The RNA shown here (small-subunit ribosomal RNA) has 1485 nucleotides and comes from an uncultured bacterium.

């Protein structure tokens, strides 16, 4: 620095990713060299080989080889052979002996320790080899190894006798010198003490080899390098481990050691340690230093260096300068081998190497050339230290795998819009080279002289070919570089997060192209970083997680002003340390680089010394008043705490009036009242709370604290300024206070009132409501300790604009006083409000601003304030206070919507008010279902159901069931044919096939016909992949933009506000100031006039004619057409209104306030509808999901619904007569007069392509008549016969006539539509589809009404505002039990185990010790025997490692059953919480 919580937005905040990095390790791949590095686990257990031996110049002794001399035997001889002896020299070894063997090398097990690392310090110490100096080395002695003999043993080993040497061992001798005693001077130190010179006494040495340079031994003294002690700091987690400690903590004395020292012991005392974390649990080798990080820091501690521990586990000592000793010894143990069973033997955590364990880590190689060690005078031998190879891409650094030039942009794949792009100069060709690798030749350095394992190796040099080496890994949705295709089809599968995938997946899986890296590349753990996400550098706590409920106060942190001194903090200089490697730099050496080599730097502490004194700190210096405090004098107050008394009420009791109800609620009803309630007077009881005043008013640290009076008592504030002199602030731990609820004990109990009960609500109602009601609420005395203990804001002080209430004092002012009232100041306690701060709300001298100072808290959400431990409590419970597991996110503040059983405000046939319908019947049409071979298919609340369909006898048609066709019913090319078409005949149900005949149009290019091929075709998916079209909200009045201003920002302002209107209409006002797009307006009709014209329209007046009509001449007035104007703008007047807007009346007018009607539909919602109009992507079918063709279906019929028609009658039916429209269609048509028929129609045929002719009688009205209330002269459904029309054909299944029959139904529950004026209601007319069919539909005219008081309610809208936990937006979110899987966890009678304390038992090996007895060789004494010192063994004693019995503690694992918890796809129950979420919500109990 990204990504991820949102619809977007800031904030907070976790999660995740880009980086480095590794002793790895897994998958794929794998050309070369070079320098590195390799059991991270089982400190498991090991076969076999090595890994420390050397030195004959320390010793005897043995043997070998040998000159000589000699003996045999063969031979003629030379001479060969077999033995003896055996000098000098060499050589070899077992043994004594001396010096390594303590080093090198291995592992990290224990250890939280002076074990490490820093600096000190020993006046408390030792040192073999090695230097340097000093002096010495005389004289003796006894003995054993070896060997030889004779035993014992299976072995390993081992005993007795006897003989031998030495640089082995022993005794004397000397003594510069060293060591002890004592004694003297001189000196030094911070104490003990020390040094130095000297007296005197006691005591103490030696080894010789070998040869002529040496080596080597004794003493004593200094060096160097090496080690031992001691102290100071310095580095883990745990407080869910708070107390530990008896040799413990200190003295005297003694013993012990190189050496200080309870290191040990006896006494003697009672003390040390610890919140600055003892004592306990766990974890761990510590360092230089790696790796990361700007750094500060985090983490690690392989290799390579120092230290340390350890050596099969546990103890032990011995030798030695030096070990308590990896390849030594002894005891125990466990374990493995050998064995004659009696008894040995072993110790890889050296190199190699085995097995095992594990993801996982290597040859049983060469060599001592080099460097380094022992041992030797040397030569030399040993040396798995070490040099060097071998394996492993395990890591870092190099190199290559091939370079130029090549376009027809090849051939292939891949993808395509089919044009062509990629791959791609990449191949291929053509020209060059030859690093590596190979093959042959030369050949080093390491070595100054012999001496090379590496190694014929590096390196040169020749040869041959682009030849042997990159088709490898990962990745290609964001973050992240790099996109398309096909398979899949919420499958398979992927994924660090976030997320993909449920038929077009750039996200799976393959391919073909990209990218990235490149002998590697991903994956996986692990650490550091981003993470300012533990915050010193460098963070928070009003609401995000976070201020303890208050206070008072221990420790401790901080602390006024000033003089002095110190110099501990702090500053500066300087030594002195800070091993080497590492690190940075700069140079050099392998061709470069990694590496590797020199020099500098660095290495931040540390100690010592030397200075300097602002600042802090220290001297309980000294001084001061500004902080705190105390003292006078005033003041306010529900501060508390006993104790007293008040009156209103409420309910109970008596008594009196008094009568039927009270009372309660939405409405009820349980309860109460005729045994007299309520109501109502009096009285009286008792318990409890204090109306008014009462006020963001006051007290109180908080919890709190209210009637009045007294007692006692705390605390503040104001003024005075006498006093004391920093006595201050905070405060971990304590410690006291602490609402309500609870709990214990004894009282009291009037109201209220959990629990209970009982009535109501309701599906239910273990609730909300009513009627009762018991703890309790109230007092005393003891517990409890916790609340949304909230201002969610800890405490102190100090600064930093105001303004404006209101409590408490003071002062000052109006010539005094006092009252008001003004002014000021001090304390408290409220609004507003800059500056500043905040992520916004906000906060703002009562901080959440600026500082300082002390405490307390907090790090993702869930598990959880759980659990286990501990403390507290009588119990309830409370304090501390976690883990596994689980989610990518919880959240917090603000915006825009969206919603509310939230608020205002407006509107609309929304409601009211009306009028007439549906819902009841019949029938008709549609749709459900249901059937069916099929009953083709959409459409499904409003916004589907007389939709699509403006017309399903066939056709249509897309179903079905049977018959056929197969470049095809249709359309385009191509290429070939030619009796191809057509006609007519048979056969079929028909498609369609067979015969027969035969060209035909032509704009001359062809068509029409058949055949092949590409192709066609498909009402088959998908409307959730589309275009256009339609639907709704909605003709509702709104959605938007540009600047510009305002907010970190979403985003607001503008569009809000006052009026107003249908209207975001228009006016004011406004940090907004314009525009768009809707509104309205311009279109269209329809209303009135005017002007023009004047047929096919009109006919007033003229004339002419008929039975009679504008029928004719004419005529333009009038009606009407057509065109084209006027007219209506709130223009005028008055009221209101802000001098607007607008409204309200009114005049004129044909029309008045948008006159009336239509067209006309904003950004967008419904992934709303249509893939069957039609066009389209993609999937599917291709002798069928195409297409023909006949026949049937879409008309089916127990029922539902939805829309209509006809009704049910008298405002009517029926009959007779008499009248008045409009708009609108006509040549395969309208069809007139006329004839026939009762009629539907039928003959026949004038006109007329239509203001001309016809469809055409308009009907409801109006006059006359009849019916007369009935299932009827109402109704006409259903049947029955007989017709007529159309059509190829009316059986399924058309319509109309006519007789004839004559059903339901007498106004329709619940609910429920429509309509506010030429409207509803009621009557006809006319079209469009169409051969035929209309109760639908679309249109037109005729009659032609009621009611609207209003906006409280029901639906729908608009604006404002509020509240949210909702944004796929309330049809939303979302909680809690049960049921089901599953998953960690806690309990749990227990069980196993592991660590560990205690007390008693037991005691190997060792060392000390102790010992009268037993054995002994040097010395001594003694003439010997013999005795002594010594010394051995044995045996006692202390200690003590393993066991051993009891009894805790402490983890772990496990556990029948149980508890709550997490997560799961749709599971069941009910609405708890989000709106006033329907009872406001939470908190405590």
């Nucleotide at each position: 620095g990204a990504g991820u919580u949102u619809g977007a937005u800031c904030c907070u905040g976790g999660c995740u990713c880009a980086g480095g990095a590794c002793g790895a390790a897994c998958g794929c791949u794998g050309g070369c060299g070079g320098c590195g590095u390799g059991c991270u686990u089982a400190a498991c257990a090991c076969a076999u080989g090595c890994a420390a031996g050397u030195c004959g110049a320390a010793c005897g002794a043995a043997g070998u080889c040998g000159a000589u001399c000699u003996g045999g035997u063969g031979g003629c001889a030379a001479c060969a052979c077999c033995g003896g002896u055996g000098a000098a020299a060499a050589c070899u070894u077992a043994g004594u002996g001396g010096c390594g063997a303590a080093c090198g090398g291995g592992u990290g097990c224990g250890g939280a320790a002076c074990a490490c690392g820093u600096g000190a310090g020993c006046a408390a110490c030792c040192u073999g080899c090695c230097c340097c100096a000093a002096a010495g080395a005389c004289c003796g002695g006894g003995a054993u190894a070896a060997c030889a003999c004779c035993g014992g043993g299976a072995a390993a080993c081992u005993g007795g006798u006897g003989c031998u040497a030495a640089u082995a061992c022993c005794g004397g001798a000397u003594a510069c010198c060293c060591c002890c005693a004592c004694g003297a001077g001189c000196u030094c130190g911070c104490a003990u003490g020390g040094g130095c010179u000297u007296g005197u006494g006691a005591g103490g040495a030696a080894a010789g080899g070998g040869u002529u340079u040496c080596c080597g031994c004794u003493u004593u003294g200094g060096g160097a390098g090496g080690g031992g002690c001691u102290c100071g700091c310095g580095g883990c987690c745990u407080a869910u481990c708070a107390g530990c400690u008896u040799g413990u903590u200190g003295g005297c004395g003694a013993g012990g050691u190189a050496a200080c020292g309870g290191c040990u012991c006896a006494c003697c005392a009672a003390g040390g340690c610890g919140a600055c974390g003892a004592c306990g649990g766990g974890u761990a080798g510590c360092u230089g230093g790696u790796c990361u990080g700007a750094g500060a820091g985090g983490a690690c501690g392989a290799u390579c260096a120092g230290c340390c521990a350890c050596a099969c586990u546990g103890g032990g000592a011995c030798u030695g300068a030096g070990a308590c000793a990896c390849g030594g010894c002894c005891c125990a143990g466990a374990c493995u081998c050998c064995u004659a069973c009696g008894g040995g033997a072993g110790g890889c955590a050296g190199c190699a190497g085995u097995g095992g364990g594990g993801a996982a880590u290597c040859u049983u190689g060469c060599g001592c050339a080099a460097u380094g060690g022992g041992c030797g005078a040397a030569a030399g031998c040993c040396u798995g230290a070490c040099g060097c190879a071998g394996c492993a891409a395990c890591g870092c650094c190099g190199c290559g795998u091939g370079g130029g030039g090549g376009a027809u942009g090849a051939a292939g794949g891949c993808c395509u819009u089919c044009g062509g792009g990629u791959u791609g100069u990449a191949a291929a060709c053509c020209c060059c080279u030859u690093u590596c690798a190979g093959u042959g030749g030369g050949a080093a350095c390491g070595a100054a002289a012999u001496u090379g394992a590496c190694g014929g190796u590096a390196c040169c040099c020749a040869c041959a070919g682009a030849a042997g080496a990159a088709g490898c890994c990962c990745c290609c949705g964001g973050c992240c570089a790099a996109c398309u295709a096909c398979g899949u089809g919420c499958c398979a599968g992927c994924a660090g997060c976030c997320g993909c995938g449920g038929u077009g997946a750039u996200a799976c899986g393959u391919a073909g192209g990209g990218g990235g890296c490149g002998a590697g590349c991903g994956u996986u753990g692990u650490c550091c970083g981003g993470a300012u996400u533990u915050a010193u550098u460098g963070g928070g706590c009003g609401u995000a997680a976070a201020g303890a409920g208050c206070u008072c106060g221990u420790a401790g942190g901080c602390g006024g002003c000033u003089u002095g001194g110190u110099a501990a903090g702090u500053c500066g200089g300087g030594u002195g340390u800070g091993a080497a490697a590492c690190c940075u730099c700069c140079a050099g050496g392998c061709u470069c680089a990694a590496c590797c080599u020199g020099g500098a730097g660095a290495c931040g502490c540390c100690a010592c010394u030397c200075g300097a004194u602002a600042c802090u700190g220290c001297c309980c210096u000294g001084g001061c008043u500004a902080g705190a405090g105390u003292c006078c004098g005033g003041u306010a107050g529900g501060g508390g705490a006993u104790c007293a008394c008040g009156g209103a009420a409420u309910u109970c009791c008596u008594g009196g009036u008094g009568u039927a109800g009270c009372g309660g609620u939405g409405a009820a009803a349980u309860g109460c009242g005729c045994a007299g309630a309520u109501a109502u007077c009096a009285g009286g009881a008792g318990g409890a709370a204090c109306a008014c005043c009462a006020g963001u008013g006051g007290c109180g640290a908080a919890g709190g604290c209210g009637g009045u009076g007294a007692u006692c008592u705390g605390g503040g504030c104001c003024g005075g300024u006498a006093c004391u002199g920093a006595c201050g602030c905070u405060g971990a731990g304590g410690a006291g206070c602490g609402a309500a609820a609870g709990c214990g004990u004894g009282g009291g109990g009037a109201g209220c009132g959990a629990a209970c009960a009982g009535g109501a609500u309701u599906a239910g109602a273990u609730a909300c409501c009513c009627u009762g009601g018991u703890a309790g609420u109230c007092c005393a005395c003891g517990c409890c300790g916790u609340a949304a203990a909230c201002g969610u804001u800890g405490a102190g002080c100090a600064c930093u604009a105001g303004g404006u209430g209101u409590g408490g004092g003071g002062c000052c002012u109006u010539a005094u006083c006092g009252a008001c009232g003004g002014g000021u100041u001090c304390c408290g306690u409220g609004c507003c409000g800059c500056a500043g701060c905040u992520a916004a709300c906000g906060c703002a001298u009562u901080a959440a601003g600026u500082g300082c100072c002390c405490c307390g808290c907090c790090u993702g959400g869930g598990g959880a304030g759980u659990a286990c431990g501990g403390c507290c409590g009588c119990a309830a419970g409370g304090c501390u206070a976690a883990a596994a597991c689980u989610c990518a996110a919880a959240g917090g503040a603000a915006u825009u919507g969206a919603c509310g059983g939230g608020g205002g405000c407006c509107c609309g046939c929304a409601c009211a008010a009306g009028c007439g319908g549906c819902g009841g019947a019949g029938c008709a049409u549609g749709u459900g279902g249901c059937u069916u071979a099929a009953u083709u298919c959409g459409a499904g609340g409003c916004a589907a159901c007389g939709c699509g369909a403006a017309g399903a006898a066939c056709c249509u048609u897309a179903c079905c069931u049977g018959g056929g066709c197969u470049u095809g019913a249709c359309a385009u090319g191509u290429g070939g044919g030619g009796u191809a078409a057509g006609g007519c005949g048979c056969a079929g149900a028909g498609a369609u096939g067979c015969g027969c005949u035969g060209a035909u149009c032509u704009u001359c290019g062809g068509a029409u016909c058949c055949c092949a091929c590409a192709c066609a075709g498909g009402u088959g998916g998908u409307g959730c992949a589309u275009g256009g079209c339609u639907g709704u909200c909605g003709u509702c009045a709104g959605c938007u933009c540009g600047u510009g201003u305002c907010g970190u920002g979403a985003g607001a302002u503008g569009u809000u506000g006052g009026g107003u209107u249908a209207a975001g209409u228009c006016c004011c006002g406004c940090a907004a100031c314009g525009a768009g797009u809707g509104c309205a307006a311009c279109c269209c009709u329809u209303g009135u006039c005017c002007u023009a014209u004047g047929u096919u329209g009109c006919c007033a007046g003229c004339g002419g004619g008929u039975a009679a009509u504008g029928c004719c001449g004419g005529g333009g007035a009038c009606u009407c057409g057509u065109a084209g104007g006027a007219g209506a703008c709130u223009g005028c007047c008055g009221g209101g209104g802000u001098c607007a807007a607008c409204u309200c009346g009114g005049a004129g007018g044909a029309a008045g306030g948008u006159g009336g009607g239509g067209a006309c539909g904003a950004c967008g919602u419904c992934a709303a509808g249509u893939c069957a109009u039609c066009a389209u992507g993609c999937c599917c079918c291709u002798u069928a999901c195409g297409u023909c063709c006949a026949g049937g279906g879409c008309u089916g019929c127990a029922c539902a619904c939805a829309u209509g028609c006809u009704a049910c009658a008298a405002u009517g039916g029926c009959c007779g007569g008499u009248a008045c429209a409009a708009a609108g269609g006509g040549c395969u048509g309208c069809u007139a007069u006329c004839c026939c028929g009762c009629g539907a129609g039928g003959g026949g045929g004038a006109g007329c392509c239509a203001a001309u002719c016809g469809c055409a009688g308009a009907a409801a009205a109006c006059c006359g008549g009849u019916c007369u209330c009935a299932g009827u002269u109402c109704g006409g459904a259903u049947u029955g016969c007989a017709g007529g029309c159309u059509g190829c054909a009316a059986c399924c299944c058309g319509c109309c006539u006519g007789c004839a029959u004559g059903a339901a139904g007498c106004u329709g529950g619940a609910a429920u539509c429509g309509c506010u004026a030429g409207u509803a209601a009621u009557g006809g007319c006319a079209g469009a589809u169409c051969a035929g069919c209309a109760c639908g539909c679309u249109g037109c005219c005729g009659u032609g009404a009621a009611u609207a008081c209003g906006u409280u309610c029901c639906c729908g809208g608009g604006c404002c505002u509020u509240g949210u936990a909702c944004a796929c937006a309330c049809c939303g979110c979302c909680c809690g039990u049960c049921a089901c899987a599953u998953c960690a966890c806690g309990a749990a009678a227990g069980u196993g185990g592991a660590u560990u304390g205690u007390a008693c038992u037991a005691g190997a090996a060792g060392u000390c010790u102790g010992c009268a007895g037993g054995c002994u060789g040097a010395c001594c004494c003694g003439c010997a025997a013999g005795g002594g010192a010594g010394g051995c063994a044995g045996c006692g004693g202390c200690c003590c490692g393993a066991g051993g019995u009891a009894u805790g503690a402490u983890c772990c694992a496990u556990g029948a059953u149980u508890g709550g918890g997490g997560u799961g796809a749709a599971g069941u129950c009910g609405u708890a919480a989000c709106a006033a979420g329907g009872u406001a919500g939470c908190c405590g109990u």
The prediction has a mean pLDDT of 85.
Rfam family: Bacterial small subunit ribosomal RNA. Gene Ontology terms of the family: structural constituent of ribosome and ribosome.